RNA sequence: GGGCCCGUGGGGUAGCUUGGCAUCCUACCAGCUUGGGGUGCUGGCGACUCCGGUUCAAAUCCGGGCGGGCCCA
Numbered sequence: 001g002g003g004c005c006c007g008u009g010g011g012g013u014a015g016c017u018u019g020g021c022a023u024c025c026u027a028c029c030a031g032c033u034u035g036g037g038g039u040g041c042u043g044g045c046g047a048c049u050c051c052g053g054u055u056c057a058a059a060u061c062c063g064g065g066c067g068g069g070c071c072c073a
Base pairs, nucleotide, nucleotide: 001072002071003070004069005068006067007066010026011025012024020056028044029043030042031041032040049065050064051063052062053061
C1' cells in the first nucleotide's frame, strides 16, 4: 500500500439484512427485607467512534476520516 471484518451506558451484549420512543446482563445509587452484613425484591442512573449525504425520520442506508483485528504484498 491492497482486501475483508469490527467500533453501542463504567465493563459485556442484542438491535443493522427489512430505517420508526435503543435490549439484556453486570457494575453503581436509593428503598424494602435483616439485630448488622450478605442474599433476594423494587426503583433509578447512564451509550450508538467522527464528519458529510439521502430521508418526514439514520445505531441501521451511502461517501469519507479515525481507531482496532485478520490476511496479502
About this RNA
This is a predicted structure of a 73-nucleotide RNA (transfer RNA) from a Thermoplasmata archaeon. It matches the Rfam family "tRNA".